Predicted 3D model of a 352-nucleotide part of an RNA (small-subunit ribosomal RNA, central domain) from an uncultured prokaryote.
[in-house]
Context: one part of a larger RNA
RNA sequence: UUGGGCGUAAAGGGCGCGUAGGCGGCCUGAUAAGUCAGGGGUGAAAUCCCUCGGCCUAACCGAGGAACUGCCCUUGAAACUGUCAGGCUUGAGAGUCCGGGAGAGGAGAGUGGAAUUCCCAGAGUAGCGGUGAAAUGCGUAGAUACUGGGAGGAACACCGGUGGCGAAGGCGGCUCUCUGGACCGAUACUGACGCUGAUACGCGAAAGCUAGGGGAGCAAACGGGAUUAGAUACCCCGGUAGUCCUAGCUGUAAACGAUGAACACUUGGUGUGGCGGGUAUCGCCCCCUGCCGUGCCGAAGCUAACGCAUUAAGUGCCCCGCCUGGGGAGUACGGCCGCAAGGCUGAAACUC
Numbered sequence: 001u002u003g004g005g006c007g008u009a010a011a012g013g014g015c016g017c018g019u020a021g022g023c024g025g026c027c028u029g030a031u032a033a034g035u036c037a038g039g040g041g042u043g044a045a046a047u048c049c050c051u052c053g054g055c056c057u058a059a060c061c062g063a064g065g066a067a068c069u070g071c072c073c074u075u076g077a078a079a080c081u082g083u084c085a086g087g088c089u090u091g092a093g094a095g096u097c098c099g100g101g102a103g104a105g106g107a108g109a110g111u112g113g114a115a116u117u118c119c120c121a122g123a124g125u126a127g128c129g130g131u132g133a134a135a136u137g138c139g140u141a142g143a144u145a146c147u148g149g150g151a152g153g154a155a156c157a158c159c160g161g162u163g164g165c166g167a168a169g170g171c172g173g174c175u176c177u178c179u180g181g182a183c184c185g186a187u188a189c190u191g192a193c194g195c196u197g198a199u200a201c202g203c204g205a206a207a208g209c210u211a212g213g214g215g216a217g218c219a220a221a222c223g224g225g226a227u228u229a230g231a232u233a234c235c236c237c238g239g240u241a242g243u244c245c246u247a248g249c250u251g252u253a254a255a256c257g258a259u260g261a262a263c264a265c266u267u268g269g270u271g272u273g274g275c276g277g278g279u280a281u282c283g284c285c286c287c288c289u290g291c292c293g294u295g296c297c298g299a300a301g302c303u304a305a306c307g308c309a310u311u312a313a314g315u316g317c318c319c320c321g322c323c324u325g326g327g328g329a330g331u332a333c334g335g336c337c338g339c340a341a342g343g344c345u346g347a348a349a350c351u352c
Base pairs, nucleotide, nucleotide: 003324004323005322006321007306008305012320014203015202016201021196022195023194025088026087027086028085029084030083031082033081034080035077036076037075038074039073040072041071042070049065050064051063052062053061054060093193094190095189096188098185099184100183105179106178107177108176109175110174111173112156117151118150119149120148121147122146127138128137164171165170208249209248210247211246212245213244217243218242222238223237224236225235260319263316264315265314268297269296270295271294272293273292274291275290276289277288278287301308302307325352326351327350334345335344336343337342
């Protein structure tokens, strides 16, 4: 181990792909494994239960019955599940072909302008910078402010939007090449090919690690100046890893919608993105409407409440993951993984 649960009380795996397994559309026939019915055998005794009886009563003991919810054999039933065979399909699963338009989806290459910093030149003079106020700092070896030229790295203002795309992480200047997915419209085709998914495999922000590059700005650590009782901080001046690129590793997160995936059903209102139909028009718009996505408000219902409410936390079905008082503890030990940092798995004593 039943049961009850998992938005916020403990609890949804970070995400995908898919193996085993579990579950699975409509029709016909067969079968009879599951299922159901009848009969038979067995199911030791004791125990449990019922009815009597024996010790004064009870416990205890004796007798009879029932029960032993099971298993086996046999005869049947054929709705459902299973198995075998055959068939079906825009009215309902999934997929392919065709025609469209949308998108920061991914990878590589190239390229643009603004800004910061640095260098050179010009012009120019005593301050600049910074703060609550200051100081450290920079500056007469000519700074700051201004102009011109150059170098280099990183990020892409406006557009930009409760906009879009992606499974998630995430993705934003522009152009080209390669490439994934979704959506709409048509129906031609396949004919259940489906859903979920333990293990495995892959992807996976930031920080961190290895090797080699790069380094403008920012900036852990660190140094200094302030503040303060102190100030190993908040503020200021500096500043190294790092942040960037290539190849590899790490595998975590408030990886969040704190809400697993798929399907079906259940009053509405109002925005917005994509595609279509109707109406209208020269055309666009407006208006009505279908599908897909994304928001807000709310009916029934649900909820401990907050709230959720066709993008459900409503009503069902199916599969997976997870929870079972707080601390000890995501610790110890062991195992596996990792270069390390550490990760995954994951207790107990004791205590309240």
The RNAcentral record of the full RNA draws on ENA. The prediction has a mean pLDDT of 89.